[in-house]
């Protein structure tokens, strides 16, 4: 200087007017004055918690998730740190990274053959038939062979030497893998430790499943109060005349219920009359509309010390930083610059994921120059 790898920040700025919307003051009331007024993700709603109601209390099944080891968290599928595998010359990144000798299924297509291994080619021994003076060749038959070639993601440890008709862990030696010990680590693990074991362990559990561990269900439209008008429920209290008709009980008079006429009483208008409609007056619980709460002071921010690698955690001083319920957080004017991206809170809070013009801080890495 060039490539790049982590982390953290910032998301136009400044001013005038006129508006919204919360909270605090003032004012009898219009209104006034201060102050506070989205975001890294306010999203997706994908996990965890917290808060509220619900189920007497515990335990299990049945679903559901989680899956390498230790630590942090209230929790967690998250975040630290560490092992392992794989990529990158590096700084780093990436990984659903427990079990396939408990069982049961599966492995397209190709290929002879896909898990009790398997003989297409090809090599090897033996025999036959034909060719040929011979050597040998060509058909072929019983058989051995996993070393060679061919299929396929994957074909039953690899290399070399020995051995063999040819071959083969059939022996060996070195990698490699089991499987017990030793050392080091808290653990996952590691190990150029030391013994046995010719090697039995194909893949894939994001297929049933198996093992460990974790989950009880609903969600601020959670729920709590206050409480109209109207209907509807209960209690008491006043009135419950009189005619038909009908049930019922009673010998019978009568009673009592229902319906229906008129009459009275009450509403409805300011009164009257005509219509209409009705037991009527208190009171008492639920409930609907309407309202208050829940609502934002919190696992809460910030700055220092301390302890820790480190996520984090303790202690101390400082700070309050939207809270609406038709839902505010906004216009338009000026200047300015590098010309401004994704995007709007409705109970909170930790996290993960996906949008995102561009800048800007530190830590490291490689390359190449110079001194």
């Nucleotide at each position: 200087g060039g490539a790049g790898u982590c982390g953290g920040c910032c998301a136009g700025g400044c001013g005038a007017u006129c508006g919204c919307u919360c909270g605090g003051g003032g004012g009898c009331a219009a209104c006034c004055c201060c102050g506070g007024g989205a975001g890294g993700a306010a999203a997706g709603u994908c996990c965890g918690g917290g808060c509220u109601c619900c189920g007497g209390c515990g335990g299990g099944c049945a679903g559901g998730g989680u899956g390498c080891c230790a630590g942090g968290u209230a929790a967690c599928g998250c975040c630290u740190g560490g092992g392992g595998g794989g990529c990158g010359c590096g700084a780093g990144c990436c990984c659903a990274c427990g079990g396939a000798a408990a069982g049961u299924g599966c492995c397209a297509c190709a290929g002879a053959a896909a898990a009790u291994a398997a003989a297409c080619c090809g090599c090897c021994u033996c025999g036959g038939a034909c060719c040929g003076c011979a050597a040998g060749g060509u058909c072929u038959g019983c058989g051995g062979u996993a070393a060679g070639g061919g299929u396929g993601a994957a074909a039953a440890g690899g290399u070399g030497c020995g051995g063999u008709a040819a071959g083969a862990g059939c022996g060996c030696a070195c990698c490699g893998c089991g499987c017990g010990g030793g050392u080091g680590g808290u653990a996952a693990c590691a190990c150029g430790c030391c013994g046995c074991g010719g090697c039995a362990c194909g893949g894939a559990a994001a297929a049933c499943c198996c093992c460990a561990c974790c989950c009880g269900g609903a969600g601020c439209a959670a729920g709590a109060c206050c409480a109209a008008a109207u209907a509807g429920g209960g209690a008491a209290g006043c009135a419950g005349g009189u005619c038909g008709g009908c049930a019922c009980g009673g010998a019978a008079a009568c009673g009592c219920g229902c319906c229906g006429g008129c009459a009275a009483c009450c509403g409805u208008c300011g009164c009257c009359c005509c219509g209409c409609g009705g037991g009527c007056u208190u009171c008492c619980g639920g409930g609907u509309a309407g309202g208050u709460c829940g609502c934002u002071u919190g696992a809460g921010g910030u700055c220092g010390c301390u302890g820790g690698u480190g996520a984090c955690a303790g202690c101390g001083g400082c700070c309050c930083c939207a809270g609406a319920u038709g839902g505010a957080u906004g216009a338009u004017c000026g200047c300015c610059c590098u010309c401004g991206a994704c995007a709007g809170a409705a109970c909170c809070c930790g996290g993960c994921u996906u949008a995102c013009c561009g800048g800007c801080c530190g830590a490291c890495u490689c390359c190449u120059c110079u001194u």
Source information
This is a predicted structure of a 371-nucleotide RNA (Bacterial RNase P class A) from a Gammaproteobacteria bacterium. Rfam family: Bacterial RNase P class A. Rfam links the family to the GO terms ribonuclease P activity, dimeric ribonuclease P complex and tRNA processing. From the family's description: Ribonuclease P (RNase P) is a ubiquitous endoribonuclease, found in archaea, bacteria and eukarya as well as chloroplasts and mitochondria. Its best characterised activity is the generation of mature 5'-ends of tRNAs by cleaving the 5'-leader elements of precursor-tRNAs. The coordinates come from a structure-prediction model, not an experiment, and the mean pLDDT is 78. The model forms 93% of the base pairs in the Rfam consensus. The organism belongs to Gammaproteobacteria, within Bacteria.